[in-house]
This record gives sequence, C1' cells and structure tokens, in this order.
RNA sequence: GGAAGCGUAGCUCAACGGUUAGAGCCACUGUCUCAUAAGCAGUCGGUUGGAGGUUCGAAUCCUCCCGCUUCCA
Repeated sequence: GGAAGCGUAGCUCAACGGUUAGAGCCACUGUCUCAUAAGCAGUCGGUUGGAGGUUCGAAUCCUCCCGCUUCCA
C1' cells in the first nucleotide's frame, strides 16, 4: 500500500428496518445467616465509535472518517 471482518452497559454478548435496545457477570440495596459466601428479590448503568444519507421509521441499509483484528504484498 491492497482486501476482509469487527466496534452496542464497567466486562462478555444478544437484538426481522417497527412498539420502552435486552441477557449474563460485576457493582449497589434488601432478604436469609451468629457472621461471611452461596441462594432469592430488586436497583443503577447506553447519545448503539463519529458525521452525513435513504426511509413514515435505522443499533440494523448506504457513504465518508476514526479505532482494533486478520490476511496479502
């Protein structure tokens, strides 16, 4: 330099173009216990990498940029 893939909660990941973007772990609160852990119940946490475009409607489709990974040279 060329090609492909990926980017969503603190972490690992879901989510037919549609109705409030969810799950597990972590954290916190409550319950239980003599106490801790485990269990049970709940809470917090997201400008879906950025900017545009298409569409009645975009995490999802298109373009550009940024970052990461892999392959080729």

The RNA shown here (transfer RNA) has 73 nucleotides and comes from an Anaerolineae bacterium. Taxonomically the source falls in Anaerolineae (Bacteria, Bacillati, Chloroflexota). Its mean pLDDT, the model's own confidence on a scale to 100, is 81.